[in-house]
């Protein structure tokens, strides 16, 4: 310093979130020490118990008990005038707590007090006299439970009190002087009035009385400290959804009352004050100095320490006092607690500790006055929960320690592993040190200065060498902590690590388990079996470390409220528009003065804290001293640029006048015509009218249509134009009247007279309202017809408000340029509207040039971008207005308008982690454009309807093994399930296994019986003994059995972990790269464009320039010729002759090897001098000749773990392997794909032809017999251009049927065969012979094919014992049809919109249904605040008046 998160990616705008610091903290998990701090933030809740303010006998009076002595004993002595009470003085108003109220002169700061007081202390002055009466305590008696009285008698005083004096002072009245905030104050001075006291203790003298003296006190008055009280300026919270508050209210005279001003109160006059610069109200809150966080500016906070306020159960009062309306006082009400003998009393921890309560949470009923402090006292002292200590908590801060060195075999073990090895890991055992903390033991302190006493000496005071103060010496006595820091000193690595966290942000990775489950998240998000680096445990690994994490909470990031430092076309954000009032800013000169602004002195700005420098504790924390600073207030000196005053002048900004003009700027009154509609007439006859079609409608009662004539409202074609006016809404016939801006020129005048504008006004489209008119078209509602599933819609026919008009009222719109208004400056280039100069021109008109207006394109420059661009979204000033993440919502609730509609102003809860703006690349569109495909059309044949076959779902069942699922599963894997296959079920068996490697033992190996079983298998027997090597014991090698364990085996599961093969878009014509350019970026560019093609084929341009994969070519076969070659194939021509059978030929066919051929090569037209394209020559073949094989980037998480191959799971006497039987073949039924038909373009029957391409030794099998026949006997030939399956079939010719369920059709059934085969029951084919169903060309709806193609016909083949209507491959006969691309269904390529991106099978709205979560409603009921209103009204204090009891001492 920044990270993460909107998106498929990109910029951008913007919210969340996180990294840091901090804490009076709390939980969690641990947990050695010391040291210095802090410790109820919540219930100002209730409090048991104990301590927290007493003091003085040197002010006064009384005065024990208990003990201890003498004594027999009263009874006396010490203690002792103690204790104790009580009168009196001072204190209790300090210290200590705690934040409830309080938004206020309560705090802060600066003043003022000329409007005040101050006990105690200091200093100075003067004084201190003489008198009386009384009453506590005590005594007796009594009352009451007590608490506390009540009579009555004794007494003192520094307690009350008369009187006397009066330096000063108080009061009124004069005089002179001074100062001064003019209110007055100081000074002095004249006479009159008025008010004091108290004594106690030492010393000396003396009988004494009283004297002298010292001290402490009182009493007056004076000044000074200190504290206090009261005024002022100015400073610091939110809400305007609080806008008007205010009758003692504001001021005046004149009393009261106070220390002291003052409506503090009172009587009278006046009507005032306050208030958007926020009165009044409401909510919140003790204030500061500082504390925390920031670079800083600011922001949050106000514990602990210090200042000040306020309170002391809760409301109120007042007494005393120098000071209180007093925490540990009094009264009164009240609410709670306690005590009671029920009559009545007693209390107040927000003192310190302590208990209950609340609460996530905050401690000991400790020691000690030894230190600071403080009461009181002459002092000794006594008081002291203030203080100083110690105690408990890791609550925070700081510093120590848990050990160092050395130590590979890299032990053990733990983990990971590719199994070789890696890592904890010098870690660690071992060896050689040290010993800090802790423990044991020994020493041991500073913190202590006083005060006292007592010696000594000196000083002052005095008559005094007494006392008495002071000052000096010296002994003596005072520590709570605490035997505490600290120091020596023993033992012995001994006692001393943990937390959190490893997806990314954020350092840090693996196994294992678990399997959208348990669970994790601060955001993003992790978890649904490959294999979770994100859960949970391990293992190692990172970071902090006596702590670590989490929670909260502050500030920081966050420039995310923008002073430093943000914005407003479109992301949230410009008022709908003007006119203007506060206000805010404001043109040139020149003077003054000095408020702002600057510098400089003064005083203040508490200490503490921060920072700085030095010092004490062993560092540090912490503590000390000093500086520095406190950025502020005041107040003084100055200075004069600037703002701002004040005077003064100016003319450039404004405005007037004066000339001429443009206009749909406004308002009033009139006129006009065209259409539309009615109505009346006339012509005329069946329609019209509407719509995609159509029907409601109208019309034979004459409509539509035409011609006249009448009326009525409205609206004003053509000009008409990104043309004009207007502030903005908005303004269009044409005239007259009234009016409003603005423009252009040219000269004169005022002389900044401006600019913007918060409230206020005014104007504002269209709907609406309100009254009254008016009504022709149009038209919300409504009605009716129509479309649809529905049509409260669009369409159609009708129609009311209401559109018009006058008054009035809303007062808002996408009211928009989505872009406030003024002002100045910043290249251009076009165009048009006013209107001026000027040159050319007869005229029309063109050319330059100004000013203001409207408009387009576009330098800079700005923008996230798109886009603005002299009419700025660019530079810059000045005012206003409005924005701060979406949604809740422009809602609610209050206010205010308003007739109502509503408008205006305007939140919360509670949710979400993004919402969103610009461009981008795809997708998609019932957007365009262009183009292709048997895509549609033209057509042919079919399928859907029967019947069979065969494959699938369903069912079913013991099992009907699995897999394929729109296209692209369904005669598919399976190229062939009777057994086997077979994976599926029963049922029997087996466990190292059917097979495979190692290992021991035995035995060759191997042949060959029997019994038992469905078999598998088990049981039992016979025969055999072998190669190699040999020390002759024995060993190997192979094979077999038997055994032990490593392993085997799995058609079990994941094809969403995988490989490899495959389908599919699609044989479509795309997909991509490298360098250069554009662009902030994603991405563009090339690949868009113009043509052309079957094609990103080519060809032209082109910021592109080449280049890969894909297309074509190249490969394989047809088709034409040519060389070659001629057997097993040919056969013209010669010979044979039944026969290419053979002699021969090597011409042909063929056959296979090798060439030729086509290339848009010619020629033409057209085309851009081009790719090309159309025609034509020639050719067997012409524009890819015709078929094949080749399948680009990628898509579909297609398909396949059952072909193979493989990770991970998973079974191990079975999910594994052997056997037998069954099952993959079931059958209400639903589909896919065929085959065979429904007949005569045919069916039978004879006859007669013509093929390719295969196959063939476990084999194809000729001729020949036998069978109707499938088939049998039999084998010649053939390992095949020779044999041979083999017979081609449509078709051709003769015949018969003559429209029928038929001589169409062949299911289905009975019979009887044949062949394969171990074995045809389930469940093969096939033959004969009888049966002879459904079917008569098939509904919606669909499929295939464009030429040797479809349709039709047969034939071989693989798989196979056998089994074909399938499959795959042959060749026969051999069509129709296509204008064309509107439309379907698919695709290319440009372009366009998008809120889509798992990409339209997309995304989303909104109702209901369950659940949860938040708020409301609600019968009510309870608290708390607060407004009015009335009743009742305590102490108390002032007044006034009056009583009853009493008493009269300090008067006579």
């Nucleotide at each position: 310093a920044g990270a993460g998160u909107u998106u498929g990616a990109u910029c951008c705008u913007g919210g969340c979130u996180c990294a840091g610091a901090a804490c009076g903290a709390a939980c969690g998990c641990u947990g050695g020490c010391g040291g210095c701090g802090u410790g109820c933030c919540u219930a100002a809740c209730a409090c048991a118990u104990g301590c927290a303010a007493g003091u003085u006998g040197a002010g006064c009076g009384c005065g024990a008990a208990a003990g201890g002595g003498a004594g027999c004993a009263a009874u006396c002595c010490c203690c002792u005038g103690u204790a104790g009470a009580g009168c009196a003085g001072c204190g209790c108003a300090c210290g200590g707590g705690u934040g409830a109220g309080u938004a206020a002169c309560a705090c802060g700061u600066g003043a003022g007090u000329a409007a005040u007081c101050u006990u105690c202390c200091u200093u100075c002055g003067u004084g201190u006299c003489a008198g009386g009466a009384a009453u506590a305590a005590c005594c007796a008696c009594u009352g009451g439970a007590a608490a506390c009285g009540g009579u009555g008698g004794c007494u003192a005083a520094u307690a009350c009190u008369c009187g006397a004096u009066a330096a000063g002072c108080c009061c009124a009245c004069g005089g002179u002087c001074c100062c001064c905030u003019c209110g007055g104050g100081g000074a002095u001075u004249g006479a009159g009035g008025g008010a004091a006291a108290a004594g106690g203790g030492g010393g000396g003298c003396g009988c004494a009385a009283g004297c002298c003296u010292c001290u402490c006190g009182c009493a007056c008055g004076a000044a000074g400290a200190u504290g206090a009280g009261c005024u002022c300026g100015c400073g610091g919270u939110c809400c305007a959804u609080u806008a008007g508050c205010u009758a003692g209210u504001u001021g005046g005279c004149g009393g009261g009352g106070u220390a002291a001003u003052g409506g503090c109160c009172c009587a009278c006059c006046a009507a005032g004050g306050c208030g958007a610069u926020g009165a009044u109200g409401g909510a919140u809150a003790g204030c500061u100095g500082g504390u925390c966080u920031g670079a800083g500016a600011g922001g949050a906070c106000g514990a602990u320490c210090a200042g000040c306020c306020a309170c002391a159960c809760u409301g109120g009062g007042a007494c005393u006092g120098a000071g209180a309306c007093a925490c540990g006082g009094c009264c009164c009400a009240g609410a709670c607690u306690c005590c009671u003998a029920c009559g009545g009393g007693a209390g107040g921890c927000a003192g310190c500790a302590g208990u209950g309560g609340g609460g996530a949470a905050u401690c000991u009923u400790g020691c000690g006055c030894a230190a600071u402090g403080g009461a009181c006292g002459a002092a000794a002292g006594u008081c002291u929960g203030a203080c100083g200590c110690a105690g408990c908590a890791a609550c925070g801060c700081c510093g120590c320690g848990u050990g160092a060195g050395u130590g590979a075999u890299g032990a053990a073990g733990g983990u990971c592993u590719u199994u070789g090895g890696a890592u904890c890991g010098u870690a660690a055992a071992g060896c050689u040190c040290u010993u800090u903390c802790g423990g044991g033991a020994g020493g041991g302190a500073a913190g202590a200065a006083a005060u006292g006493g007592u010696u000594a000496u000196g000083u002052g005071c005095u008559a005094a060498u007494a006392c008495c103060a002071c000052a000096u010496a010296g002994c003596c006595u005072u520590g709570a902590c605490g035997g505490u820091a600290c120091c020596u000193u023993c033992a012995g690595a001994a006692g001393a690590a943990g937390c959190a966290c490893c997806g990314g942000c954020u350092a840090a990775c693996u196994c294992u388990g678990u399997g959208c489950c348990a669970g994790c998240a601060g955001c993003c998000g992790c978890g649904g079996u490959a294999a979770a680096u994100a859960c949970a445990g391990a293992g190692g690994g990172u970071g902090c470390a006596a702590g670590c994490g989490u929670u909260g909470u502050u500030c920081g990031g966050a420039a995310u409220c923008a002073u430093u430092g943000g914005g407003c076309g479109u992301a949230a954000a410009g008022c709908g528009a003007g006119u203007g009032u506060a206000g805010g800013c404001g043109g040139u000169c020149g003077a003054a003065a000095a408020g702002g602004u600057c510098g400089g002195g003064u005083g203040u700005g508490a200490a503490a804290u921060c920072c700085c420098a030095g010092g004490g504790c062993u560092u540090a924390a912490c503590c000390c001293u000093g500086g520095a600073a406190c950025u502020g207030c005041a107040u003084u000196c100055g200075a004069a640029a600037c703002c701002g005053u004040u005077c003064g002048a100016c003319u450039u900004g404004a405005g007037u006048a004066c000339g001429g003009g443009a206009g749909a700027g406004g308002g009033u009154c009139g006129u006009g015509g065209a259409g539309u509609u009615g109505u009346c007439g006339g012509u005329g006859u069946a329609g019209a009218g509407g719509u995609g079609a159509a029907a409601u409608u109208c019309g034979u009662a004459g409509a539509u249509a035409u011609c006249g004539g009448c009326a009525a409202g409205a609206a004003c074609a053509u000009c008409a134009g990104u043309g004009g006016c207007g502030a903005a809404g908005g303004c269009g016939a044409c005239g007259a009247c009234c009016u409003g801006g603005u423009c252009c020129g040219a000269u004169a005048c005022u002389g900044a007279c401006g600019c913007u504008c918060a409230g206020a006004c005014u104007c504002g489209a269209a709907a609406g309202c309100g009254u009254g008119g008016g009504g022709a078209g149009c038209a919300a509602a409504c009605a009716g017809g129509a479309u649809u599933a529905g049509a409260u819609a669009c369409c159609c026919u009708g129609g009311u408000a209401g559109u018009c008009c006058a008054c009035g009222c809303u007062g808002u719109a996408a009211a928009c340029g989505a872009u406030g208004c003024u002002c100045a400056c910043u290249g251009g280039a076009u165009a048009a509207u006013g209107u001026g100069c000027u040159a050319c021109u007869u005229u029309c008109g063109u050319g330059g040039u100004g000013c203001a207006u409207u408009g387009u394109c576009g330098a800079a420059g700005c923008u996230a971008a798109c886009g603005c661009g002299u009419u700025a979204a660019g530079u810059g000033a000045g005012c206003c207005g409005c924005c701060u993440g979406g949604g809740g919502a422009g809602u609610a609730c209050g206010g205010u308008c308003g007739c109502a509609a509503g408008a205006u102003u305007a939140a919360a809860a509670c949710u979400c982690a993004a919402a969103g703006g610009a461009a981008u690349u795809g997708a998609c569109g019932g957007g365009g454009g262009c183009c292709c495909g048997c895509a549609c059309a033209a057509g042919c044949a079919g399928u859907g309807g029967a019947g069979u076959a065969u494959g699938u779902g369903g069912u079913u069942u013991a099992a009907u093994u699995c897999g394929a699922a729109g296209c692209a599963a369904c005669g598919c894997g399976a190229a062939g399930a009777a057994c086997c296959u077979u994976a599926c079920c029963u049922g029997g068996g087996u466990u190292u296994g059917a097979a495979a490697u190692c290992c021991c033992a035995u035995g060759a190996a191997c042949c060959u019986g029997g019994c038992u079983g469905a078999a598998a298998g088990g049981c039992u027997g016979g025969g055999g003994u072998g190669c190699c090597c040999u020390u002759c014991g024995g060993g190997g090698a192979g094979c077999a059995u038997g055994g032990a364990g490593a392993c085997a085996g799995g058609u079990g599961c994941u094809g969403c972990a995988u490989g490899g093969c495959u389908g599919u878009c699609g044989u479509c014509a795309g997909c991509u790269c490298g360098u250069g350019u554009c662009g902030u970026g994603a991405g563009a560019u090339g690949u868009u464009c113009g043509g052309u093609u079957a094609a990103g084929u080519c060809c032209g341009g082109c910021a592109a320039c080449g280049a890969g994969c894909g297309c074509a070519a190249c490969c394989c076969u047809u088709g034409u010729c040519c060389c070659u070659a001629g057997u097993u194939g040919c056969c013209a021509g010669c010979g044979u002759a039944a026969a290419g059978u053979c002699g021969g030929g090597a011409a042909c066919u063929c056959u296979a090897g090798g060439g030729a051929g086509a290339c848009u090569g010619c020629c033409g037209a057209u085309g851009u001098a081009a790719a090309a394209u159309c025609g034509g020559a020639g050719g067997a073949a012409g524009g890819u000749g015709g078929g094949g094989a080749c399948g680009a980037c990628g898509u579909c998480a297609a398909g396949u773990c059952a072909u193979c191959a493989u990770g991970g799971c998973c079974c191990c006497u079975a999910c594994g392997u052997c056997c037998a039987g069954g099952g993959c073949c079931a059958c209400a039924c639903a589909c896919g794909u065929a085959c065979u038909a429904c007949a005569a373009u045919g069916g039978c029957c004879g006859a007669u032809a013509c093929a390719a391409a295969g196959g063939g030794c476990u084999g194809c099998a000729a001729u020949a017999c036998c069978g109707c026949g499938a088939g049998g006997u039999g084998g010649a030939g053939c390992g095949a251009a020779u044999c041979u399956c083999a017979a081609a079939a449509a078709a051709u010719c003769g015949g018969c049927c003559u429209c029928a369920g038929u001589u169409c059709a062949g299911a289905u059934a009975g019979g009887a065969g044949u062949c394969u085969g171990c074995a045809a029951c389930u469940c093969g084919a096939c033959u004969c012979c009888u049966u002879g169903a459904a079917g008569u060309c098939g509904g919606a709806a669909u499929u295939g094919c464009u030429a040797g193609u479809a349709a039709u016909c047969g034939c071989a083949g693989a798989u196979c014992a056998g089994c074909a209507u399938g499959c795959u491959g042959c060749g026969g006969u051999g069509a129709a049809u296509a204008c064309g691309u509107u439309c379907c269904c698919g695709g290319g390529c440009c372009u366009u919109g998008u809120a889509c991106a798992c990409a339209c099978c997309g995304c989303c709205c909104g109702u209901c249904a369950c659940a949860c979560c938040a708020u409301g409603g609600g019968a009510g009921u309870c608290g708390u605040u607060u407004g009015g209103a009335c009743c009742a009204g305590a102490a108390g204090u002032c007044g006034u008046c009056g009583g009853u009891a009493g008493c009269c001492a300090a008067c006579u």
Molecule: small-subunit ribosomal RNA
Organism: metagenome